Context: one part of a larger RNA
RNA sequence: UGACGGGGGCCCGCACAAGCGGUGGAGUAUGUGGUUUAAUUCGAUGCAACGCGAAGAACCUUACCUGGUCUUGACAUCCCGGGAAUCCUUAGGAAACUAAGGAGUGCCUUCAUUAGAAGGAGCCUGGAGACAGGUGCUGCAUGGCUGUCGUCAGCUCGUGUCGUGAGAUGUUGGGUUAAGUCCCGCAACGAGCGCAACCCUUGCCUUUAGUUGCCAGCAGUUCGGCUGGGCACUCUAAAGGGACUGCCGGUGUCAAACCGGAGGAAGGUGGGGAUGACGUCAAGUCCUCAUGGCCUUUAUGACCAGGGCUACACACGUACUACAAUGGCCGAUACAAAGGGCAGCGACACUGCGAGGUGAAGCCAAUCCCAUAAAAUCGGUCUCAGUCCGGAUUGGAGUCUGCAACUCGACUCCAUGAAGUUGGAAUCGCUAGUAAUCGCGGAUCAGCAUGCCGCGGUGAAUACGUUCCCGGGCCUUGUACA
Numbered sequence: 001u002g003a004c005g006g007g008g009g010c011c012c013g014c015a016c017a018a019g020c021g022g023u024g025g026a027g028u029a030u031g032u033g034g035u036u037u038a039a040u041u042c043g044a045u046g047c048a049a050c051g052c053g054a055a056g057a058a059c060c061u062u063a064c065c066u067g068g069u070c071u072u073g074a075c076a077u078c079c080c081g082g083g084a085a086u087c088c089u090u091a092g093g094a095a096a097c098u099a100a101g102g103a104g105u106g107c108c109u110u111c112a113u114u115a116g117a118a119g120g121a122g123c124c125u126g127g128a129g130a131c132a133g134g135u136g137c138u139g140c141a142u143g144g145c146u147g148u149c150g151u152c153a154g155c156u157c158g159u160g161u162c163g164u165g166a167g168a169u170g171u172u173g174g175g176u177u178a179a180g181u182c183c184c185g186c187a188a189c190g191a192g193c194g195c196a197a198c199c200c201u202u203g204c205c206u207u208u209a210g211u212u213g214c215c216a217g218c219a220g221u222u223c224g225g226c227u228g229g230g231c232a233c234u235c236u237a238a239a240g241g242g243a244c245u246g247c248c249g250g251u252g253u254c255a256a257a258c259c260g261g262a263g264g265a266a267g268g269u270g271g272g273g274a275u276g277a278c279g280u281c282a283a284g285u286c287c288u289c290a291u292g293g294c295c296u297u298u299a300u301g302a303c304c305a306g307g308g309c310u311a312c313a314c315a316c317g318u319a320c321u322a323c324a325a326u327g328g329c330c331g332a333u334a335c336a337a338a339g340g341g342c343a344g345c346g347a348c349a350c351u352g353c354g355a356g357g358u359g360a361a362g363c364c365a366a367u368c369c370c371a372u373a374a375a376a377u378c379g380g381u382c383u384c385a386g387u388c389c390g391g392a393u394u395g396g397a398g399u400c401u402g403c404a405a406c407u408c409g410a411c412u413c414c415a416u417g418a419a420g421u422u423g424g425a426a427u428c429g430c431u432a433g434u435a436a437u438c439g440c441g442g443a444u445c446a447g448c449a450u451g452c453c454g455c456g457g458u459g460a461a462u463a464c465g466u467u468c469c470c471g472g473g474c475c476u477u478g479u480a481c482a
Base pairs, nucleotide, nucleotide: 001482002481003479004478005477007476008475009474010473011472012471013470015466016465019430020429021428022427023426026321027320028319029318030317031316032315033314034312035311042053043052064307065306066305067304068303069302070301073131077130078129079127080126081125082124083123086103087102088101089100090099091098092097107120108119109118110117111116133296134295136294137293138292142290143289144285145284146283147281149279154193155192156191157190158189159188160169161168162167173184174183175182199273200272201271202270204241205240206239207238208237209236210235213231218228219227220226244267247261248260249259250258251257323423327382328381329380330379331378332377339370340369341368344363345362348359349358350357351356389420394415395414396413397412398411399410400409436458437457438456439455440454441453442452
């Protein structure tokens, strides 16, 4: 100087407390451990691995296994020989591939009357070797990227001063703040990286603009902004305005600031996001990529078929669905936002109980479509039961995607109806348009979502307080620790 203390002081955080809803019990989905297996590819492992890499394993993916094959190679550059490319057929084979046959002669340049000849680019094929290749090892050789402490308020430097020195001071102290934020004081005076602000979005207003919106005012109306007409409003999207403790009162050291008030759409960082200092964990990643070294080279490379990654006594994590009456079912009926759409979204009509099918308008989309939002509301029924709760499982029949749904897809219909009656010890999230609850969309994607990322609808309870648990910041103290 740090680190640590079941030392002290001050302070903060859904850290506790006060509340609301869960997890832990059941079934299922998914990930992991373990076990099994020819293989169940690899990585991630306290917080910070475990719906994680994977924004989508039937083939492909795919790295794993079994079998069949290749050896200048599936891919790149160079050299030589042949042929355009390309397409089709036959035989063998699971395919990769092997063998045979046929059609076919393009583009550019030069020569040439034509026929054609030579060369070149591109592509295919044979050969030789330089080389290719490796998701092989090492993340404890690395770059890059990322997690975490932590959006915590800290981490440092120059000069000066003090100290023999390591170092100290500044950065400590008194107040204050979300903040090393600001003020005052002070052997310090300044500065940098962080904080804040500048950026995006949301909340109010104005201007500009009207193929969305409006009967707002008029006219027509087959009643639909449908038509004429109009940009007033809503909205859209560009530019501005607006909030700064600016004003008033009080407290305070005549300070910084705090408390209350006015005005205002908004008040003291208005809400949300992006933004992550010096560093820590030899944290994670050589399987995104790049890369040193090592290893491999008729194989640890490459192609193909099939299988596996989907196994199942069990254990754990994360979710979904429930156990019901604040509910289930039936009928009627209202109100979103944000997105996506060209071998795409597909209205509408017909058809099927349905998943869907057939035909097909419109739309490269503020114009058409996906697309009925659902919970809510109104009416009816069920009356506390393993039930008209719950839907697992299984049988049958189908639909769609796709060469192909056996291993191993999703969905529909009929039948079947399991566990489950609110969950031990323990444990998690959340302070407001939040929790809880309800539906909608998107990426990936042929198909496949209870996951992920977004969107809106309905919409709470509680916070006395900081003694205690956890994590963190500052000062101080002890130390046989570095």